[in-house]
Context: one part of a larger RNA
RNA sequence: CUGGGCGUAAAGGGCGCGUAGGUGGUCUUGUAAGUCUGUGGUGAAAGCCCGGGGCUCAACCCCGGGUCUGCCGUGGAUACUGCGAGACUUGAGUACUGUAGAGGCAGGUAGAAUAUCGGGUGUAGCGGUGGAAUGCGUAGAGAUCCGAUAGAAGACCGGUGGCGAAGGCGGCCUGCUGGGCAGUAACUGACACUGAGGCGCGACAGCGUGGGGAGCAAACAGGAUUAGAUACCCUGGUAGUCCACGCCGUAAACGAUGGGUACUAGGUGCUUGGGGGAGCGACCCCUUGAGUGCCGGCGCUAACGCAGGAAGUACCCCGCCUGGGGAGUACGGCCGCAAGGCUGAAACUC
Repeated sequence: CUGGGCGUAAAGGGCGCGUAGGUGGUCUUGUAAGUCUGUGGUGAAAGCCCGGGGCUCAACCCCGGGUCUGCCGUGGAUACUGCGAGACUUGAGUACUGUAGAGGCAGGUAGAAUAUCGGGUGUAGCGGUGGAAUGCGUAGAGAUCCGAUAGAAGACCGGUGGCGAAGGCGGCCUGCUGGGCAGUAACUGACACUGAGGCGCGACAGCGUGGGGAGCAAACAGGAUUAGAUACCCUGGUAGUCCACGCCGUAAACGAUGGGUACUAGGUGCUUGGGGGAGCGACCCCUUGAGUGCCGGCGCUAACGCAGGAAGUACCCCGCCUGGGGAGUACGGCCGCAAGGCUGAAACUC
């Protein structure tokens, strides 16, 4: 000496379920594999280190001791780990009673707005812009009233509100269904945590087949602007956006912060449970969970900042990083209908 790291410098897997593996609560007992200790054998010689000696010195050579970090046997120790047996309930799960919610899937349904069509009234404009023009309109538009049809989206409530593992989820009603939280402490009795591979889920865009198509709108066309204008602005407009089924599997998939457990000053909102006090009371006060914000001390941090939801103090498991460019490229492999995705270099160069 036997690595340091991952919020923003390179680095947390997009998210979950879970296999192998790694890790693992309290008590008793056995065992003695790990661990500790005694002892025996072996660990050739040379070498190396220390001491001494021989060639006039040294190199070189000789002698003694040590080393040879190890392996095997045997006696002993039993705190810790392992293994076997037994027990426990606080971890975990179950049950029961409650409880909040845009959690998911399916079906149904109401209204506002928009567009189109039909009809009435009515006449010269409408639309659009910085200003215009393209465009629409005397074949009667725009405006306004009545009626019909269609698709899509959910104003207000609405909130650093809620739910979900993440992606994400918002009118109302019904059915089916997942998870959470609180209380009770009845049941099981460590059944746990993590998780290489694996499997599943996964916004938008995109792809396949079939439907649908109001509004919006890549591409495209036209009008403007301009030196030009393959743009920004305007008039149109097709894929697409919507539905069903099947693919794709990516993202600033972000808290740019993996999961679990325990511990470590406070203050103040909000959401949702439980208990208590006072009380007529949903008001108020105290207290105890779960969640979600803000502020702040110790500590941490390069700083910014984080700060009981840690980026603090520790332990367990996984993923990942190791100068910039070349490059998330090439090649190969696997996946995909394709687009492409996953894995992932080197030469060269600074």
Molecule: small-subunit ribosomal RNA, central domain
Organism: uncultured bacterium